Model confidence (mean pLDDT): 88 of 100. Large-subunit ribosomal RNA, domain IV from an Actinomycetota bacterium, 358 nucleotides, folded computationally. RNAcentral holds the full RNA, with entries from ENA.
Context: one part of a larger RNA
RNA sequence: CCCUUGUUAAGGAACUCGGCAAAAUAACCCCGUAACUUUGGGAUAAGGGGUACCCCAGUAGCGUGAAGAUACUUGCUAUUGGAGCGCGAAAGGGUUGCAAUUAAGAGGCUCAAGCGACUGUUUACUAAAAACACAGGUCUCUGCUAAGUCGUAAGACGAUGUAUAGGGGCUGACGCCUGCCCGGUGCUGGAAGGUUACGAGGAGAAGUCAGGGCUUUUAGCCCGAAGCUUUGAAUCUAAGCCCCAGUAAACGGCGGCCGUAACUAUAACGGUCCUAAGGUAGCGAAAUUCCUUGUCGGGUAAGUUCCGACCUGCACGAAUGGCGUAACGACUUGAGCGCUGUCUCAACAAGGGGCUCG
Numbered sequence: 001c002c003c004u005u006g007u008u009a010a011g012g013a014a015c016u017c018g019g020c021a022a023a024a025u026a027a028c029c030c031c032g033u034a035a036c037u038u039u040g041g042g043a044u045a046a047g048g049g050g051u052a053c054c055c056c057a058g059u060a061g062c063g064u065g066a067a068g069a070u071a072c073u074u075g076c077u078a079u080u081g082g083a084g085c086g087c088g089a090a091a092g093g094g095u096u097g098c099a100a101u102u103a104a105g106a107g108g109c110u111c112a113a114g115c116g117a118c119u120g121u122u123u124a125c126u127a128a129a130a131a132c133a134c135a136g137g138u139c140u141c142u143g144c145u146a147a148g149u150c151g152u153a154a155g156a157c158g159a160u161g162u163a164u165a166g167g168g169g170c171u172g173a174c175g176c177c178u179g180c181c182c183g184g185u186g187c188u189g190g191a192a193g194g195u196u197a198c199g200a201g202g203a204g205a206a207g208u209c210a211g212g213g214c215u216u217u218u219a220g221c222c223c224g225a226a227g228c229u230u231u232g233a234a235u236c237u238a239a240g241c242c243c244c245a246g247u248a249a250a251c252g253g254c255g256g257c258c259g260u261a262a263c264u265a266u267a268a269c270g271g272u273c274c275u276a277a278g279g280u281a282g283c284g285a286a287a288u289u290c291c292u293u294g295u296c297g298g299g300u301a302a303g304u305u306c307c308g309a310c311c312u313g314c315a316c317g318a319a320u321g322g323c324g325u326a327a328c329g330a331c332u333u334g335a336g337c338g339c340u341g342u343c344u345c346a347a348c349a350a351g352g353g354g355c356u357c358g
Stems, first nucleotide, its partner, number of pairs: 001353008010344002014342001019339001027051005036041001038173001052095004061087004068080004072075001096100001108337007115329002120132002136171007148157003174324004179254003184251002186247005193242003199236002204231005211223005255273005282316001283313001294310005
């Protein structure tokens, strides 16, 4: 010097990103206990007092309940009876010590805010959370050989279930609510018209060729029936797409400029352009606010954090849910009481290392 412990004057968070760590609290009995609340809670809230030993006394009291007795309906009966056994005070009096749950073991508490309702689950080995799940809500598919899933198939699950059921998506207790837009994309429905595949169809065309014609006649050229081969127009023809509707707890979206009131400022009001429609309620410098340590108020002697407001929302907003909310949280943030070697500022002690000698 390091590690693990113990104690500490005065102060008591001045330490630090932050009370991290440590200290403190602690058991049982009694008293007492607020806001708020979903009336269950909150609550061991908070905050106080007592606790050893001896006597009273194994008393008071509580529990269990035998023998015996009585009755009849003679029973595993009813009534009575209280033995034995178990548990076991309070109050009062006395005794000792600095100290009595004498050691050990055994909640620190409060106020306010954010997020998530809650108990749960998770990154085995850097993340336990505000993430996931959740009960509840809602949309959608599915009529049973169900939809959906696995499999090439057979087959299986769904389910020995049957729409109060099963699959999928989103949201996430509860309370109050959930506005406007269907132009785009998606989905559902429609079928008049346009377009459209396979297929049907077969006008027509081409090749070959019997035969015929011409000629320069062992040869060449031209025409060319039937058949065969190769093509092949019109016309008919489904879904789909175009089209027409519906649908946003489907994917999504939810404006700009100018003017105006008898101080000023502001604009209930007016004009105009564009849009499918121009953000409603509620909330708001927010887990969202760039400018920004916004401005005002509170708390501090002093507060970029915190709380309450304001609204100029760069860029909140209603099941990618909005705003509240008792209870809950090894969550996050701010404040306070208690407590302390965290610190002012370090000291001493114990054990184990290091170091020296061997």